The prediction has a mean pLDDT of 82. Predicted 3D model of a 151-nucleotide RNA (glmS glucosamine-6-phosphate activated ribozyme aptamer) from Carboxydothermus islandicus.
RNA sequence: UAUUGCCUUUAAGCGCCGGGACCCCUUCCGGGGUUGACGAGGUGGAGGUUUAUCGAGGUAUCGGCGGAUGCCUCCCGGCUUAUCGCGGCCGUUAAAGGCGUCGGACAAAACCGAAGAGCAAUCUUCGGGACAAAGGGCGCCGGGCGAACUG
Numbered sequence: 001u002a003u004u005g006c007c008u009u010u011a012a013g014c015g016c017c018g019g020g021a022c023c024c025c026u027u028c029c030g031g032g033g034u035u036g037a038c039g040a041g042g043u044g045g046a047g048g049u050u051u052a053u054c055g056a057g058g059u060a061u062c063g064g065c066g067g068a069u070g071c072c073u074c075c076c077g078g079c080u081u082a083u084c085g086c087g088g089c090c091g092u093u094a095a096a097g098g099c100g101u102c103g104g105a106c107a108a109a110a111c112c113g114a115a116g117a118g119c120a121a122u123c124u125u126c127g128g129g130a131c132a133a134a135g136g137g138c139g140c141c142g143g144g145c146g147a148a149c150u151g
Base pairs, nucleotide, nucleotide: 014066015065016064017063019062020035021034022033023032024031025030038055039054040053044075045074046073047072048071049070076091077090078089079088080087083147084146085145086144097141098140099139100138101137102136111128112127113126114125115124116123117122
């Protein structure tokens, strides 16, 4: 210096694929390949668990495997009273819920056009391009019992 292997990280609609669908080669047999979730949102720690949130002019986004910020229990922490216990709600922006508002949101895919790669299925990039919901921020409303302590 090169190659290979291993580990870690990145990614969480994320990764993968023996089914399915599709393409190419092949008379047959067979071989090679493509596809397989569109954005928004989500992580205190440990263990457990599996069809883990929201919506979309998508509808093979079929099916399967793995993973996962979901959920449950405990621990830690915050709020609920300055302290402690229990209960409740949460996760460091630590109050569920109601109303309003901001925001999410130029949603993105879809669809139209162009360029590039490939024999093709198809992939990548760029331009145009309408339309969400949940979670979230802010304002108002909206919060326990007991002990101890003080008067």